[in-house]
Context: one part of a larger RNA
């Protein structure tokens, strides 16, 4: 000098920021990812008509509304955490054997058919979770067929492969190809903590041939062949650790560090696995195993806050079960709009930084009181009182934004402006032996105690405790911890 700090005493206001560093411990409750009826069938509500025993029944309409289901897109983003990882993980500079939904460029196409499965209906199993059987049905769901500029295979010829419609009639879509943009995969050079009281390590190991696999190179995997590969320029092993931009310190070199913000990586109860998909081996998806918790009719089921709040626990220690989608951004939708604990705000905390205030001027019988005293006085001290003023902040009353390109404002009756009242509501903490700025009295008597170091205290202690006075900083001041 610094801090994501804590503790003690104290505490007026505002702005901006920050706030589980410990148990990647366990979690009650609510919310955090949905949306589309302009893909589809169906049901219900509203409305109209008919019948009615007034309970209701039947029919119709819809550019009105709602929805469980089929289907599409999104749930791979955003948000959290740092357990693991000493590694091409990260940083930096290169490379290519690759993929890329939505977006964008260019050109081509969108013909004609088919069979199902949910929903629904019937029967039925189960305590539940959830099913089983039969029957009906639509589609932008599924499958043939036709066509194929370009595309793929082989390359002489040849062979293979696509589509979907909807509506408000102007659009939104669909299919294959192409160039791009964006994003991603993989590979390489260099850099990246400590220990040698860890010296040898390695058998898919190192390389080759052939194959499999992948979007893609590759022992990535497999068969065969060879016997290699790494290491004192530190292999292997052990310990520790997410990495970086940065941050703190320092004149710098360097040292320490990696909270907030930003980039990358890894993880999502623990371990393993794949499915779907343009993209995952997937935090709020699936399957298996395990531990734990819960429900159960004992047969069987349900769950995963390292999302936002919140609870218990651990701890010296870290906040509200708040408001709004108004803005910015994201998902879906033609749109209206819906969703969004991302985000924007508000609440709590002197946790930090910054700013402001707690009054100003005048006022000597230098009042009273306190303390000291050589008893004369000195000091507190212009300090107070008194007098004359001012009104920042806080309070009360009134007005009242920008943030919003047309509408829409959670914040918020907030910021800000005007007015009113009254010095009124607002100062503490540490220190005073030297270091180190600031001295006397009383008490105590190696006791009680102090102390960062040196050291104080055993009867006059500027060092302990109190008081008066003084010094320093100030809504803080000290102490402790840690780094330079």
């Nucleotide at each position: 000098a610094a801090c994501g700090a804590a503790c003690g005493c104290u505490g007026g206001c505002g702005g901006c920021a920050g706030g589980c560093u410990u148990a990647a411990c366990a979690c009650a409750u609510g919310c955090a990812a949905g949306u589309c009826g302009a893909a589809c069938g169906a049901g219900g509500g509203c409305c109209c008509c008919u019948c009615u025993u007034c309970g209701g029944a039947g029919g119709g309409u819809c550019a009105c509304c709602c929805u469980a289901g089929u289907g599409g897109c999104g749930g791979a983003c955003g948000g959290g955490u740092g357990a693991g990882u000493a590694a091409c993980g990260c940083g930096u500079g290169g490379g290519u054997a690759u993929c890329u939904g939505c977006c964008c460029u260019g050109g081509a196409g969108u013909g004609g058919g088919g069979g199902a499965c949910a929903a629904c209906c019937g029967c039925u199993g189960g305590a539940a979770a959830c099913g089983g059987c039969g029957g009906c049905u639509a589609a932008u769901a599924c499958c043939g067929u036709a066509u194929a500029c370009g595309c793929c295979c082989c390359g002489a010829g040849g062979g293979g492969g696509a589509a979907a419609g909807a509506u408000u009639u102007a659009u939104c879509g669909c299919u294959g190809c192409u160039a791009g943009a964006u994003g991603a995969g993989c590979c390489c050079g260099c850099g990246u903590c400590g220990g040698a009281u860890u010296a040898g390590c390695u058998u898919g190991u190192u390389g080759g041939u052939g194959g499999g696999g992948u979007a893609a190179a590759g022992g990535c995997c497999c068969a065969c062949c060879a016997a290699g590969g790494c290491a004192a320029c530190g292999a292997u092993c052990c310990g520790u650790a997410g990495c970086u931009g940065g941050u703190c310190u320092g004149a710098g070199a360097g040292g320490a560090u990696g909270a907030u913000c930003a980039g990358c990586c890894a993880c999502a109860c623990u371990g393993g696995g794949a499915c779907u998909g343009a993209g995952a081996c997937a935090c709020g998806g699936c399957c298996c195993a395990g531990a734990c918790u819960c429900c159960u009719a004992c047969g069987g089921g349900a769950g995963g806050c390292a999302g936002c709040a919140g609870u218990g626990g651990g701890g010296a220690a870290u906040a509200u079960u708040g408001g709004a989608c108004a803005a910015u951004g994201g998902g879906g939708g033609c749109a209206a709009c819906c969703c969004u604990g991302a985000u924007c705000c508000a609440g709590c905390c002197a946790u930090g930084c910054c700013g402001c205030g707690u009054g100003a001027g005048u006022g000597a019988u230098g009042a009273a009181g306190g303390c000291c005293u050589u008893a004369g006085g000195g000091u507190u001290g212009u300090a107070a009182a008194g007098c004359u003023c001012u009104u920042u902040c806080a309070g009360c009353g009134g007005g009242g934004a920008a943030g919003a390109u047309g509408a829409u404002g959670a914040c918020g009756g907030u910021a800000c402006c005007c007015g009113c009242a009254g010095a009124a509501g607002a100062a503490g903490c540490c220190c005073c032996g030297g270091u180190u700025a600031a001295c006397u009295c009383c008490g105590u008597g190696c006791c009680a105690g102090c102390a960062g170091c040196c050291g104080c205290g055993g009867u006059a202690a500027u060092a302990c405790g109190g008081a008066g006075g003084g010094g320093g900083c100030a809504a803080g001041c000290g102490u402790u911890g840690u780094u330079c």
The part of an RNA shown here (small-subunit ribosomal RNA, 5' domain) has 484 nucleotides and comes from an uncultured prokaryote. It matches the Rfam family "Bacterial small subunit ribosomal RNA". Its family is annotated with structural constituent of ribosome and ribosome in the Gene Ontology.